[in-house]
RNA sequence: AGGCGCGUAGCUCAGUGGUAGAGCACUUGCUCGACACGCAAGUGGUCAGCGGUUCAAUCCCGCUCGCGCCUA
Numbered sequence: 001a002g003g004c005g006c007g008u009a010g011c012u013c014a015g016u017g018g019u020a021g022a023g024c025a026c027u028u029g030c031u032c033g034a035c036a037c038g039c040a041a042g043u044g045g046u047c048a049g050c051g052g053u054u055c056a057a058u059c060c061c062g063c064u065c066g067c068g069c070c071u072a
Stems, first nucleotide, its partner, number of pairs: 001071007010024004018055001026042005048064005
């Protein structure tokens, strides 16, 4: 320098055009003498950034940034 993959909640990851989700974690309540477990409810997102396509983009296209792998 070129190619490929990945970037979504605090963490690990789903979600291939039509209201952003799960598990764990966190908060509150119930339960218990207390803790843990369990049960119920809840908080938490610039979907890496910018632009484009579209009535509508996490999703499609281009560029940039970061990480990993490959080639030279």